Overview: The RNA shown here (c-di-GMP-I-GGC riboswitch aptamer) has 115 nucleotides and comes from Alicyclobacillus sp. NCBI's taxonomy places the organism under Bacteria, Bacillati, Caryophanales, Alicyclobacillaceae, Alicyclobacillus. The coordinates come from a structure-prediction model, not an experiment, and the mean pLDDT is 82.
[in-house]
RNA sequence: UGUGCAAACGGCAAACCAGUGGAAACGCUGGGACGCAAAGCCACGGGUCUACGGGCGCCUUCGUCCGGUCCUUCUCCGGCCGGAUGGGGGGUCUACGACAGCCGGGCUGCCACAC
Numbered sequence: 001u002g003u004g005c006a007a008a009c010g011g012c013a014a015a016c017c018a019g020u021g022g023a024a025a026c027g028c029u030g031g032g033a034c035g036c037a038a039a040g041c042c043a044c045g046g047g048u049c050u051a052c053g054g055g056c057g058c059c060u061u062c063g064u065c066c067g068g069u070c071c072u073u074c075u076c077c078g079g080c081c082g083g084a085u086g087g088g089g090g091g092u093c094u095a096c097g098a099c100a101g102c103c104g105g106g107c108u109g110c111c112a113c114a115c
Stems, first nucleotide, its partner, number of pairs: 001114004011036002016031006034101001040107003044104003047099003053094004058090013
C1' cells in the first nucleotide's frame, strides 16, 4: 500500500424486557443477541421519522360582539341571514429535533494475508 473468501487476539450489539430522560421521533444504563470487518466517530448531501412550538381560503363544536330582517304598539327576549372575533377537539403543512445498524461523503483504527 492492497485485499477481507477463511480465522478471531479481541470488539460492537437488532428485536424484545426493565429502569431512566424527552411532547414525540429517539437517547442513555442494565439484561439480551438478529446481525456486523469499521455495526468506531462526524447530520456535510440525499432519504426516512417526529411535530412541543408555529402556520392554515380546512373540518367540527361552544361562545362573544356588530349589522340586516321577522315577530312585537315600542323596547327587551326569541327566530332567520350576513360579518367580525375568541376557546375546545380533529386534519394538514413545517426542523431549528431525531436516525451513523438506509445510501453517499469525511475522519480514525484492530486482526489476518499478500506485496